[in-house]
RNA sequence: UUCUUAUCGAGAGAGGCGGAGGGAACUGGCCCGAAGAAGUCUCAGCAACCGGUACAAGGACGGCGGCAUGAUAACCUUUGUACCAAGGUGCUAAAUCCAGCAAGCAUUUUGCCGUAAGAUAUGCUUGGAAGAUAAGAA
Numbered sequence: 001u002u003c004u005u006a007u008c009g010a011g012a013g014a015g016g017c018g019g020a021g022g023g024a025a026c027u028g029g030c031c032c033g034a035a036g037a038a039g040u041c042u043c044a045g046c047a048a049c050c051g052g053u054a055c056a057a058g059g060a061c062g063g064c065g066g067c068a069u070g071a072u073a074a075c076c077u078u079u080g081u082a083c084c085a086a087g088g089u090g091c092u093a094a095a096u097c098c099a100g101c102a103a104g105c106a107u108u109u110u111g112c113c114g115u116a117a118g119a120u121a122u123g124c125u126u127g128g129a130a131g132a133u134a135a136g137a138a
Base pairs, nucleotide, nucleotide: 001138002137003136004135005134006133007132008131013043014042015041016040017039021032022031023030026100027099028098029097044092045091046090049088050087051084052083053082054081055080056079057078058077059076096130101127102126103125104124105123106122107121109119
């Protein structure tokens, strides 16, 4: 860097250096920032992906091969739940800050009223795209 899988409305900040930007990129919006942005260092914390323990349910094997019978206590393994946090990462403003693409629904407008079809705009829901993180693989 690429691929696969899972997750992304929860959670968790102080200080030193630094000195004007930042919220991934583009567009639009909305925010953060001299009461100090990015970056970086120290310490602290959050979370539970990798890791560990227990329980429940399921599966399967016994140095190797074959036949038969019965069983599931342990080991192994899959899934789920609860708990733990030493280590490897990650994270510590706002939903991944929000939207963008597609579909569905509702509402609005298209001089006025009714009907049919369509379009514009807004909102909601679902999916997708992109991105981030972890684990595995190349």
Source information:
SAM riboswitch aptamer (S box leader) from Aeribacillus pallidus, 138 nucleotides, folded computationally. The coordinates come from a structure-prediction model, not an experiment, and the mean pLDDT is 76. Its Rfam family is "SAM riboswitch aptamer (S box leader)". Its family is annotated with regulation of gene expression in the Gene Ontology. The model forms 97% of the base pairs in the Rfam consensus. Lineage of the source: Bacteria > Bacillati > Bacillota > Caryophanales > Aeribacillus.